Predicted 3D model of a 73-nucleotide RNA (transfer RNA) from Microgenomates group bacterium Gr01-1014_7. Rfam family: tRNA.
RNA sequence: GGGCCUGUAGUUCAGCUGGUAGAACAUCUCAUUUGCAAUGAGAAGGUAAGCGGUUCGAGCCCGCUCGGGUCCA
Repeated sequence: GGGCCUGUAGUUCAGCUGGUAGAACAUCUCAUUUGCAAUGAGAAGGUAAGCGGUUCGAGCCCGCUCGGGUCCA
């Protein structure tokens, strides 16, 4: 330098015919306990790497840039 894969909550990930984002764990609150743990109930947390395009509508399709992985030179 070139090819391919990948980037979603603090972490690990899901989403799929393009229809407005969810789970587990972690965090916080409440209940149960003398207390802790465990358990149950609830809450908060996301400009979906960035920019642009297509579309009535984009996490999802297209282009460029950036980061990570991998292969080739």